[in-house]
Predicted 3D model of a 388-nucleotide part of an RNA (large-subunit ribosomal RNA, domain III) from an uncultured Candidatus Berkelbacteria bacterium.
Context: one part of a larger RNA
RNA sequence: GAGUAGCGUAAAGAGAUGUGAGAAUCAUCUCCGCCGAAAGCCUAAGAUUUCCUGGGCCAGGGUUUUCCACCCAGGGUUAGGCGGGACCUAAGUCGAGGUCGAGAGACGUAGAUGAUGGACAGCCGGUUAAGAUUCCGGCCCCACGGCAACUUGUUUGAUCAAUGGAGUGACGCAGAAAGAUAGUGCUAGCGGCGUGUGGUUGUGCCGCGUCAAGCCUGUAGGGUGCUGGGAUAGGCAAAUCCGUUCCAGCUUAAGCUCGAGAGGUGAUGAGGACCGAACUAAGUAGGGAACUGCAUGUGUCUACGCUGCCGAGAAAAACUUCUAGGUAGAGUUGUCGUGCCCGUAUUGAAACCGACACUGGUGGGCAAGUAGAAAAUACUAAGGCGGC
Numbered sequence: 001g002a003g004u005a006g007c008g009u010a011a012a013g014a015g016a017u018g019u020g021a022g023a024a025u026c027a028u029c030u031c032c033g034c035c036g037a038a039a040g041c042c043u044a045a046g047a048u049u050u051c052c053u054g055g056g057c058c059a060g061g062g063u064u065u066u067c068c069a070c071c072c073a074g075g076g077u078u079a080g081g082c083g084g085g086a087c088c089u090a091a092g093u094c095g096a097g098g099u100c101g102a103g104a105g106a107c108g109u110a111g112a113u114g115a116u117g118g119a120c121a122g123c124c125g126g127u128u129a130a131g132a133u134u135c136c137g138g139c140c141c142c143a144c145g146g147c148a149a150c151u152u153g154u155u156u157g158a159u160c161a162a163u164g165g166a167g168u169g170a171c172g173c174a175g176a177a178a179g180a181u182a183g184u185g186c187u188a189g190c191g192g193c194g195u196g197u198g199g200u201u202g203u204g205c206c207g208c209g210u211c212a213a214g215c216c217u218g219u220a221g222g223g224u225g226c227u228g229g230g231a232u233a234g235g236c237a238a239a240u241c242c243g244u245u246c247c248a249g250c251u252u253a254a255g256c257u258c259g260a261g262a263g264g265u266g267a268u269g270a271g272g273a274c275c276g277a278a279c280u281a282a283g284u285a286g287g288g289a290a291c292u293g294c295a296u297g298u299g300u301c302u303a304c305g306c307u308g309c310c311g312a313g314a315a316a317a318a319c320u321u322c323u324a325g326g327u328a329g330a331g332u333u334g335u336c337g338u339g340c341c342c343g344u345a346u347u348g349a350a351a352c353c354g355a356c357a358c359u360g361g362u363g364g365g366c367a368a369g370u371a372g373a374a375a376a377u378a379c380u381a382a383g384g385c386g387g388c
Base pairs, nucleotide, nucleotide: 013031014030015029016028017027018026032386033385034384035383040366041365042364043363046347047346050345051075052074053073054072055071056070060068061067080141081140082343083342084341085340087118088117092113093112094111098107099106100105122139123138124137125136126135142339143338144337145336146335147334148333149332150331151330152329160325164322165321166320167319172309173308174307175306178302179301180300183296184295185294186293189208190207191206192205193204210270211269214265215264216263221258222257223256224255225250226249227248228247229246230245231244232243234242235241271291274287275286310313352361353360368380369379370378371377
């Protein structure tokens, strides 16, 4: 220079009480304001203790600070079922032999690895200062093993079953209609309210009006000709499987199969507006009514199911079946037991990437009300904010 520029979007604060040496800024309460396809909730990556409690205020915080994502100390993350591994493969990567290269090394077969995909058994409620599909309660499920009963089998060979064969898994985009459900609005019912007004004991006002997986059942709807027998130079061996082919029967709607949802059960349970202690305090412990129907209804489900189109839309394992093979047990029900490793706090933006508590950037999911074509827009709910 200069007590100048500035104090980082124009969402906004006000009052009271408390704490304290000290309060515009901290806490509580009452109002006001802002967001509400977000400035709410869940989560991936990333961060790595920032989470909770107690204490502190030199520095960090664009002011202040008794406050903090700051400093100090202590505490906190519980899984057979959630996500990942002990399963599978894609691009990519590595790569025994091999080929190439003077070499370092490059490419690459078999193979391995590798989720952003496939496969695969848990829901509701409660609880902590901080964890919960993990703890607790209730109700379930999966794999393996023991025991008991029953059934069945031991060459008339049940069951198992490939690293092999076949099927399936198995897939695009657009459009339309239907059936459902989540949700939402209203409501029968239940509980609560009552001296204030211009007026209203009323057909008044306020609140609630709920519930999963699993199991039983097999619906709306979709797909398909089905069954039996013979033959078979194909599927690198074999096959009763698949494929090809011939015959017979049943028929055009049955059978088989996929399949939301509803109903029943789960539930003599849980939740629940509201009421509400005990020595004083917490809305804590505890108690606890009704719990129906109607309407509407999505980017969800049936389901890439149907129809249409051209650009013609992963693989492998699991699974089913077939033999090759193997041989004395196997199955059902009941009951008991066992169930490994890693993640799990918090944030998701003031905690990540931008040197900053930075008007920027950052994948996925959820998607309330009134008006509206709408996820626009406006005002609001739940919830969250008004950090100079």
The coordinates come from a structure-prediction model, not an experiment, and the mean pLDDT is 82. It was read from a public genome assembly. Rfam family: Bacterial large subunit ribosomal RNA. Its family is annotated with structural constituent of ribosome and ribosome in the Gene Ontology.